[in-house]
Molecule: small-subunit ribosomal RNA
Organism: uncultured prokaryote
RNA sequence: UUGUCGUGGCUCAGAACGAACGCUGGCGGCGUACUUAACACAUGCAAGUCGGACGAGAAAGGGCACUUCGGUGCCUGAGUAUAGUGGCGAACGGGUGCGUAACACGUAAGCAAUCUACCCCGAACUCCGGGAUAACUUCUCGAAAGGGGAGCUAACACCAAAUAGUUCCUAGUGGCUUAAAGCUAUGGGGGGAAAGUGGGCCUCUGAUUUAAGCUCGUGGUUCGGGAUGAGCUUGCGGUCCAUUAGCUUGUUGGUGGGGUAACGGCCUACCAAGGCAGCGAUGGAUAGCUGGUCUGAGAGGAUGAUCAGCCACACUGGCACUGAGACACGGGCCAGACUCCUACGGGAGGCAGCAGUGGGGAAUUUUGCGCAAUGGGCGAAAGCCUGACGCAGUAACGCCGCGUGGAGGAUGAAGGCCUUUGGGUUGUAAACUCCUGCCAGGGGGGAAGAUAGUACUACUGCAAAUAGCUAUAGUACUCUGACGGUACCCCCAAAGGAAGCCCCGGCUAAUUCCGUGCCAGCAGCCGCGGUAAUACGGAAGGGGCAAGCGUUGUUCGGAAUUAUUGGGCGUAAAGGGCGUGUAGGCGGUUUCAUAUGUCCGCUGUGAAAGCACACGGCUCAACCGUGUUAGGUCGGCGGAAACUGUGAAACUUGAGGCUGGGAGGGGUCGGUGGAAUUCUUCAUGUAGCGGUGAAAUGCGUAGAUAUGAGGGAGAACACUCGUGGCGAAGGCGGCCGGCUGGACCAGUUCUGACGCUGAGGCGCGAAAGCGUGGGUAGCAAACAGGAUUAGAUACCCUGGUAGUCCACGCCGUAAACGAUGGGCACUAGGUGUCGGUGGUAUUAAUCCCGCCGGUGCUGGCGCUAACGCAGUAAGUGCCCCGCCUGGGGAGUACGGUCGCAAGGCUGAAACUCAAAGAAAUUGACGGGGGCCCGCACAAGCGGUGGAGCAUGUGGUUUAAUUCGACGCAACGCGAAGAACCUUACCUGGACUUGACAUGCACCGGACCGGCAGUGAAAACUGCCUUCUCUUCGGAGCCAGUACACAGGUGCUGCAUGGCUGUCGUCAGCUCGUGUCGUGAGAUGUUGGGUUAAGUCCCGCAACGAGCGCAACGCUUGCUCCAAGUUGCCAGCGGUUCGGCCGGGGCACUCUAUUGAGACUGCCGUUGACAAAACGGAGGAAGGUGGGGAUGACGUCAAGUCCUCAUGGCCUUUAUGUCCAGGGCUACACACGUGCUACAAUGGCAAGUACAAAGCGCUGCAAACCUGCAAAGGGGAGCCAAUCGCAAAAAGCUUGUCUCAGUUCGGAUUGGAGUCUGCAACUCGACUCCAUGAAGUUGGAAUCGCUAGUAAUCGCAGAUCAGCAUGCUGCGGUGAUACGUUCCCGGGCAUUGCACACACC
Repeated sequence: UUGUCGUGGCUCAGAACGAACGCUGGCGGCGUACUUAACACAUGCAAGUCGGACGAGAAAGGGCACUUCGGUGCCUGAGUAUAGUGGCGAACGGGUGCGUAACACGUAAGCAAUCUACCCCGAACUCCGGGAUAACUUCUCGAAAGGGGAGCUAACACCAAAUAGUUCCUAGUGGCUUAAAGCUAUGGGGGGAAAGUGGGCCUCUGAUUUAAGCUCGUGGUUCGGGAUGAGCUUGCGGUCCAUUAGCUUGUUGGUGGGGUAACGGCCUACCAAGGCAGCGAUGGAUAGCUGGUCUGAGAGGAUGAUCAGCCACACUGGCACUGAGACACGGGCCAGACUCCUACGGGAGGCAGCAGUGGGGAAUUUUGCGCAAUGGGCGAAAGCCUGACGCAGUAACGCCGCGUGGAGGAUGAAGGCCUUUGGGUUGUAAACUCCUGCCAGGGGGGAAGAUAGUACUACUGCAAAUAGCUAUAGUACUCUGACGGUACCCCCAAAGGAAGCCCCGGCUAAUUCCGUGCCAGCAGCCGCGGUAAUACGGAAGGGGCAAGCGUUGUUCGGAAUUAUUGGGCGUAAAGGGCGUGUAGGCGGUUUCAUAUGUCCGCUGUGAAAGCACACGGCUCAACCGUGUUAGGUCGGCGGAAACUGUGAAACUUGAGGCUGGGAGGGGUCGGUGGAAUUCUUCAUGUAGCGGUGAAAUGCGUAGAUAUGAGGGAGAACACUCGUGGCGAAGGCGGCCGGCUGGACCAGUUCUGACGCUGAGGCGCGAAAGCGUGGGUAGCAAACAGGAUUAGAUACCCUGGUAGUCCACGCCGUAAACGAUGGGCACUAGGUGUCGGUGGUAUUAAUCCCGCCGGUGCUGGCGCUAACGCAGUAAGUGCCCCGCCUGGGGAGUACGGUCGCAAGGCUGAAACUCAAAGAAAUUGACGGGGGCCCGCACAAGCGGUGGAGCAUGUGGUUUAAUUCGACGCAACGCGAAGAACCUUACCUGGACUUGACAUGCACCGGACCGGCAGUGAAAACUGCCUUCUCUUCGGAGCCAGUACACAGGUGCUGCAUGGCUGUCGUCAGCUCGUGUCGUGAGAUGUUGGGUUAAGUCCCGCAACGAGCGCAACGCUUGCUCCAAGUUGCCAGCGGUUCGGCCGGGGCACUCUAUUGAGACUGCCGUUGACAAAACGGAGGAAGGUGGGGAUGACGUCAAGUCCUCAUGGCCUUUAUGUCCAGGGCUACACACGUGCUACAAUGGCAAGUACAAAGCGCUGCAAACCUGCAAAGGGGAGCCAAUCGCAAAAAGCUUGUCUCAGUUCGGAUUGGAGUCUGCAACUCGACUCCAUGAAGUUGGAAUCGCUAGUAAUCGCAGAUCAGCAUGCUGCGGUGAUACGUUCCCGGGCAUUGCACACACC
């Protein structure tokens, strides 16, 4: 994903950042700032210092003297500058992360295998000599850099000797300690030191001062120790790839030697052949490691900027020198690349130091100030040096803090936006009033960060000492701040200078209008946009955060989505095809020992910073300080002994062995049997056989098929045969025999944990396939032919080769499935079956009751997403193995390996999608099955489709042919009636508050009517006539003008209401409560019967109810009562013989109303004692009597904006309104619906009979007259049971026609008329005369109808001036159904589904 549940991926909300980009930007504090090119670098600076180690030693300037006025000398400058010798430092500090998967790092140990300058402590010494050399002078080479020769000279430079010898080397002895070794004491032999310098003093010595003396300081040498730092070794820990499985010759070890501060193959010679590796060697890829940082509830995951520890590196590669320390960032040498200088011969250089430049890049700062502080080097010190560092500058890059004002203020101002036009909102927001003063601005004041030196005094120590030096204290003096006139404080003025960004469809807080119209665009995912967009763009409003806000990138989280904490594998991804067994993992009972794991206590360490907690300092916070915690699978010591491990001893229940049994398609080898098939021989026999849905190919007259007999061959074993047996799986089936594996039962004895699992390995492994050689009856890929078909490389048929069979060898896969790995234990039952066995009973066997093992069904707990599983678990636990991590790409590619090949095993990625998939649910669907219904089929009758005409539609045409309706369910439909009107269309002529409505303002008095002119008319112009009421204010009515507005059959039926069609008068559609289900949902409504019906009955976790069905209401069929005029007339009288007339009556018909009647009520049979069905009686009518009205939940975005209503849009001198004429009536054509026919069941003529239901005053109209007729004249009667339309027609009777395009048929056309109407030309109906077309029963196909129905016959009505073959009604005459297999539609339950806009 989906209506549900679960699986599963994708996505979002959180936090973080050395960030970047977009828009915006007030202040301050604290931090941070090349993640890319370890790319190349101009320039400046970043390591010097010491004269108290040593020799040399200026100049400018100033002064004095001399002078030939050119200058010279002396003093000062000054023992200064400067370079050199020498010492110490330069191995620190600072940078970077290339390399490195390593003892590099972390942690914990070890060095009994080591070193350590400067510093500290202790002890001792510091003696006596010598020869050089730089600087310097001079000569010389070179462009330069830089050298060479000769000469002079000093030292704490260098060298020799003396003394010391405990260190060092070496051979012994004693003690201590150890795993080895070492330490210590003693003794023998061998080797090895030094340097001065500064101050003071006369106590000692020499002595006149003074020093070689003394003394203080500093330095030097040796030894021992400390501290600090370093080196080396080891355990453990932290990346990926097995599509890297084997690696290694100084390699592994030994001996001798060398080398180092030091162990060591570190190096070397010889000897041995080892060493490492599935607990991942070797190889490849990537990477500095850590404290920490980010995230997370944690476990983890990611990361290793800034700060701190370690390592590595310094243009690239290599090498050593010096030194305590380097194989040395600002040292050297060599080689290389690059850059620069050059006189072309040669030289110089190394920013991964601080700034800075170019380049790269999405991207990262000033060529700043200062040594004032902290720290470092040198020095006795003053001091010098220090791009370490302290500060400032740039950057919203981050964190933290502050501000952009506060209070009042409703007329809820204006403006904006929205609006249902009432209002709402922006919004106390603003204006306005009062107030405050953080920051920024101006003025004034103004720190802390700063100690130290010198002198003096007091006192301490050394000393002979009141010198001197030194420690402490005090006093005095002097000097020092980069930041910076900064922080901070005070004053002034002033709301004045300071708000943006993102979002508002759901997730996710926040909605409206306009524009746009699948366009432009948005989008993290789902997804928005095709004319009413809360999703695009703008606006208003709202939400969020805020000097920031969004976006992008990255990390963790959510993600239990790699699952240790904390997942799974029957069907969602996932059990290896099966066994055997190696390593490994796990392992029964008892005792003892041990102490590996485990647990406890103490102890060491776990740097600082960070985190946590407490307190404190900056006004707070960030930040900083102090203290305390916390942090390890770490080390040491001591202890415990349950469990684990280990060692020892034992046990029997796990496992195995033994004895005795029986079961079995277990395996393998050899033999053997019958049936069938086919071939073949002979015989009989004749025309077909065979095959299929139907055929054909094929076989057969050369004799098939069929039948009989004989012979041959190969393969397979019918029945028995069974959710029966055996086997690890694949698999195994005639019978007999040989060999052989396993399981089971019973028995008691034996072994004594010997067990389970099992990565690799090894073996077995259906079918197909491959190799070699056989075999081949049947079957049968490929192939051929015949059919089928649109095609048919298929399904069907006829043939047919590999193959199927055997032997040997390969292959190694299957839906190799129970889609369920193996082992052990535990956890309700019931019932079959197979093998064995015990008990009871029995003469015996089975039945019966048990036990063990196998194999099934059912079922409870439990489990499961559900389905289901359920002692043969998918339950509850333990052990081991295999496997999974979204779909596709793909079991593909590459690599490896196996194979003769086919191919197998192992097995990715790019890219792409937001799903893919499981189970269950409800529907719809099925050329699935079941039950049932319907003019659905069938049985019939009559049509349509052919003809002519009518009518509607399409198309075409047209100025216009107005519009709508399109399968059923558009098409004689809207339209119950287009000549004008209607009318919406076209052409032309006109009007603009309008043909129509309401309101308001002004003005007038009419309106109506008449006449005349123009005009096609509308209309315009002119003339005449002309108001009412009144409380006198005005009101009513009408016309004109202006304004609000009217108007629109203009668009959207996919914005709508209402109405309607359709499924369908089908029997269905739901609800409440309860119950079941995790849920969607189910139940009820299913089931058994029955019905037209979810109609009723019975049953049932359901019980009830609603809308439908039915019933009630209308009509019709029978009848009673009451009522009788206009209806009727039995009886009376009259009669013109007509209920016609009179009186009369309401009996009958009839009319209108009210009742009654029918309910499966009664009887019988069937049925479940039901519902009901069937039959019968009675009855006018019988099972709903017939007909109509009545249409459930819903479906079709069905139809209608042109009935009406209505949102939005459009139009407003026109898309509105009026008028004339035209059009809707066109006509190569196509379709639908009808009428009339094609004739004799008929036409024509004559005569004659019987309805119902309607309608009539603008009307129906009789009699009578005229006309052939349509009709005209006429006007009685009738507002209707009274009069009229009105003749019903088919029918019946008689005559004629005689099968013909006719006496059928009537189209078309000509002529003449009638009627309606203002008007029949376009374009009406009817009548008469004449004309007399097509058509002789209609292809494929298709429609209606089940009873007073179809068919047929006429009558009436609505609309309407006129116009009916249409529509709506009415009556007259009056026919067939075995049945439900099939077609169509529908209902119910069921089944399948990968469909759900649902099979079109």